[in-house]
Molecule: RNase P RNA; transfer RNA
Organism: uncultured Sphingomonas sp.
């Protein structure tokens, strides 16, 4: 000066104050003992859990997502480890990283040409053929090397070669195949063959492998009030059928006999439960490079209702700032982003400042 | 707290699905005309980081992806 990675994000004392809990009390109340976070947000992914008439079962189809590889995990789009590509002097970072010679489609202006390349400028004029003052010159051509457009124009450099040019030919680099060899695997090396084939876009449709039934704690369950278990439209039906089993079709099995839906009209804004012990959390060992797993041991840490978790005074600290030339000293300010609502495991964003560890 | 949905001019809206040059239109603004003057008409203009950052492409309003701001919808019994 930078480059990874962690940890913390305020502390002690007093005094009031606010939610649940548990004791004691007829009650007022007292006591005791608990009360945010790393992201509690975002609702972007994955689960638990409940429920979808009593149900199973796969296939195909649709629709959504994931995409190198090989591991963890309950899971996953997440984490580790490695491989490729790209970036840096480096520590290291970044990658939506499958297939474009299965198919479709698109490449705007420019430009001669944009995917079955392509003769505007331009170079040759060697063969043909006409002309001719015997220098040429014109036609019939040849030419992807130069210039020019453009995001892309069909290998690159140098030598040969040719009438002038071209992988046309050789040499070097790419580049494609690829015997055989390492690797669990993506890859990796690579005798040798090929003169060069398949321009790009799949965060365009697609193809191709996997994975996905819905809907959410306003889920569902119990009890208790209370009202009119009312009405209109629409739509499939009216029993070898019809609704239903929560994306369609089909299969088997059941279930009702009308059903589904949409409005508009009544009635309660009550209690209990689901709720918090759970993929917990700390130490210590031991397997692994790790992610994580095994194993003892301790521990119990909010569960409300639209919703507590705060407020002051002292005292020291970071931090800023003012007085003083400075030092010393004294004054002021002042703690970051945010706020649990059924739980978890990721991502992602927001975040003053402080301590620690490794590396260039 | 759960679901879902919208940001383009001063306002109300195209254009997005299938990405192509310089993102329109209407009303409202501003100058000029016309008129004694205003109105209405009649010709010309201004007036955009398409809510923000990024990424994918040669090129993004338009595909992704992350944010951010509004808005809508929801209990229970019969």
């Nucleotide at each position: 000066a930078g480059a990874g990675g962690g940890u913390u994000g305020g502390g002690c004392g007093g005094c009031c104050g606010c939610g649940g809990g548990u004791g004691c009390g007829c009650a007022a109340g007292c006591a005791c003992g608990c009360g945010a976070g790393g992201a509690a947000a975002g609702u972007c992914c994955g689960g638990g859990c409940u429920c979808c008439a009593c149900g199973g079962a796969a296939a195909c189809g649709a629709c959504g997502g994931u995409g190198c590889c090989g591991g963890g995990u309950a899971a996953c789009g997440c984490c580790c480890g490695g491989c490729g590509a790209g970036g840096g002097u480096g520590a290291c970072c970044u990658c939506a990283g499958g297939g474009a010679a299965a198919g479709u489609g698109c490449c705007a202006c420019a430009g001669a040409g944009a995917g079955c390349a392509g003769a505007c400028c331009g170079c040759c004029a060697a063969c043909c053929u006409c002309c001719u003052u015997c220098g040429g010159g014109a036609g019939c051509g040849g030419c992807a090397a130069g210039g020019g457009u453009g995001a892309a124009a069909g290998g690159g450099u140098g030598c040969g070669g040719c009438a002038a040019g071209a992988g046309c030919g050789c040499a070097c680099c790419g580049c494609g195949c690829g015997a055989c060899g390492g690797g669990u695997a993506a890859c990796c090396g690579g005798a040798g063959c090929g003169g060069c084939a398949u321009g790009g876009c799949a965060a365009a449709c697609c193809c191709c492998a996997c994975c996905g039934g819905g809907a959410g704690c306003a889920a569902g369950a119990c009890c208790g009030a209370a009202u009119a278990g009312g009405g209109a439209c629409g739509g499939c039906a009216u029993a070898u059928g019809g609704g239903c089993c929560u994306c369609g079709u089909u299969c088997c099995g059941g279930c009702u006999c009308g059903c589904c839906g949409u409005c508009c009209g009544g009635g309660u804004u009550g209690g209990u439960u689901g709720c918090u012990u759970g993929a917990g959390c700390g130490g210590c060992g031991g397997a692994g490079c790790g992610a994580u797993c095994c194993g003892c041991c301790g521990c119990c840490u909010a569960g409300a209702g639209g919703a507590a978790u705060g407020g002051c005074c002292g005292c020291a600290c970071a931090u800023c700032u003012c007085c003083g030339a400075a030092a010393a000293g004294g004054g002021g300010a002042g703690g970051a982003c945010a706020g649990a609502a059924c739980c978890c495991g990721g991502c992602u964003u927001a975040c003053a400042g402080a301590c620690c560890c490794u590396c260039u | 707290c759960a679901g879902g949905g919208u940001g383009u001019a001063g306002c109300u809206c195209a254009a997005g699905a299938g990405a192509g040059u310089c993102a329109g239109a209407g009303c409202g603004c501003c100058c000029g005309g016309c008129u004694u003057g205003g109105g209405a008409c009649c010709g010309g203009g201004a007036g955009g980081u398409u809510g923000c950052a990024g990424g994918u492409u040669c090129g993004a309003a338009u595909c992704c992806u992350g944010u951010c701001a509004c808005c809508c919808u929801g209990a229970c019994c019969a």